This is a predicted structure of an 87-nucleotide RNA (c-di-GMP-I riboswitch aptamer) from a Planctomycetota bacterium. Model confidence (mean pLDDT): 88 of 100. Lineage of the source: Bacteria > Pseudomonadati > Planctomycetota. It was read from a public genome assembly, where an Rfam model found it.
Formats: sequence, structure tokens, C1' cells
RNA sequence: GCCUCGAAAGGGCACACCCGUCGAAAGGCGGGGUCGCAAAGCCACGGACCUAAACCUCUCCGGAGGCAAGGUGGCCGGGUUGCCGAA
Repeated sequence: GCCUCGAAAGGGCACACCCGUCGAAAGGCGGGGUCGCAAAGCCACGGACCUAAACCUCUCCGGAGGCAAGGUGGCCGGGUUGCCGAA
């Protein structure tokens, strides 16, 4: 110095919930909050999961079913960048 790894210190992020805002929804963003997190930084590439506006099919016209081109990086894997340095 590098890899594995995760003690300490400093700092970082921010679940639920509340307010505002965007959205059909899932959910996102901003503020508060602090369950947790060593990549809880970034990327929807594979799987998984959530939603179903538009569209398709059906309809007793009330609605029902299907579908991601929408989402979750704080579900898992993969890719990529990176702070500190005890055992």
C1' cells in the first nucleotide's frame, strides 16, 4: 500500500409517524422525526415484491379480470465509486 474485515473516533444517512407538494395509485421530493444502516452512496442489469392510469378482454354498465411502458437501490444478487484503520 492492497484485499478480507468491522473495534474506536469524527462525521454521514434516516423506518414508522406528522406537515407541505407531485402522482390514478404504488411511490417520489422538501421540512420535522429517528426504527435502524459500513455502502441505508450511485445504477432497475437478473430475480422478487408493490401499484394498475392508459390499453386489452368480459360485463347484468355497477363493475370484474389481465397487463409496466410506473415504482421499491432500506428485499436479494450483480455492477460501480468511496471515509476511518484496532483485532